Model confidence (mean pLDDT): 80 of 100. This is a predicted structure of a 73-nucleotide RNA (transfer RNA) from a Cyanobacteriota bacterium.

[in-house]
Parts: sequence; structure tokens; C1' cells
RNA sequence: GGGGAUGUAGCUCAAUUGGCAGAGCAGUCGGCUUUUAACCGACGAGUUGCAGGUUCGAUUCCUGUCAUCCCCU
Repeated sequence: GGGGAUGUAGCUCAAUUGGCAGAGCAGUCGGCUUUUAACCGACGAGUUGCAGGUUCGAUUCCUGUCAUCCCCU
């Protein structure tokens, strides 16, 4: 220098190939319990890496760019 993969909640990951952004764990509060743990219920948490484009509508399609990893030279 060239090519490819990944990037979404604090963490691990979904989202059926364009149509309401979710789950588990963790956290907070409550219930239960003599207390803790476990269990049950509720709540909060997001600029979908970043910047543009297409579209009525983008996590999804297109372009550029950044980070990490892999391959080639």
C1' cells in the first nucleotide's frame, strides 16, 4: 500500500435481508426472609463508532472516515 471481518444499554449479544431499537447479566427500588443469598415484581439505562447521501421511513442500502482484529504485498 491492497483486501476482508467486527463496532447497537455498564457487560455479552439479538433485531427474520428498509417499517415501534430489544433480551440476558449487572445496577436501583420494592416484595418475601430474623438477616444475607436465592426467588418474585417494577424502574432506569441508546446520537445503533463518526460524518454525509438515497428514501415517506435507515441498525439495515450507498459513499467517506475512525478504532480493533485477520490475510496479502
The RNAcentral record of the sequence draws on ENA. Rfam family: tRNA. Rfam classes the family as a transfer RNA.